[in-house]
RNA sequence: AGAUUCCUUUGGGGCAGGGCGUAAUUCCCGACCGACGGUGAUAAAAGCAAAAACGCUUUUUUAGUCCGUGACCCGGAUCAUGUAAAACAUGUGAAGGUGGAUUUGGUGAAAAUCCAAAGCCGACAGUAAUAGUCUGGAUGGGAAAAGGAAUUG
Numbered sequence: 001a002g003a004u005u006c007c008u009u010u011g012g013g014g015c016a017g018g019g020c021g022u023a024a025u026u027c028c029c030g031a032c033c034g035a036c037g038g039u040g041a042u043a044a045a046a047g048c049a050a051a052a053a054c055g056c057u058u059u060u061u062u063a064g065u066c067c068g069u070g071a072c073c074c075g076g077a078u079c080a081u082g083u084a085a086a087a088c089a090u091g092u093g094a095a096g097g098u099g100g101a102u103u104u105g106g107u108g109a110a111a112a113u114c115c116a117a118a119g120c121c122g123a124c125a126g127u128a129a130u131a132g133u134c135u136g137g138a139u140g141g142g143a144a145a146a147g148g149a150a151u152u153g
Stems, first nucleotide, its partner, number of pairs: 002152009017029003031133002033122002035069004043060006064120002073097002079091004102118005124136003
C1' cells in the first nucleotide's frame, strides 16, 4: 500500500411566459431539471521519447435513457420493550421482490459514452382540476464520497 472494525463530516435539481376555466405551477402551448459507483474512442496537464509529429505512462475529467446501486412501494427475518410466561401489541426493518427511458446521421479500424439532430423517461400521498418541477412523510432515509482512529500487515 491493502484489509477489517469504528467515529466524524458531506451527500438532488427543476414550469419563465401564455391559453381555457369558478377552480389547474396538475389540463393545453411552451419552459425547465438530471443522485451515486463503473465503463468509456472526450478534453486538459505533467512526464518519457524525439528533429518534429505519431506514440507511451501518470493524474484530473466526459452517459438521465449502457452495466449496477440508492430513494419510494411490497415484504417481513432479527432484535428490543410491555407480560410471570406464551399468545399478542408497539418499535426495529435483514434476505428477497417490484422498479423508467434512444434512435438516426457524421467521423473512425472500432462509438448505445464523441459531434450533430430529433426523440423518450421520471415513486407514493395530497390538491378548488389529472403533478418529474407545488405541498407532505422528510430537521427522515440513502447509494456513496472525504477525513480520522484502532487492529492487522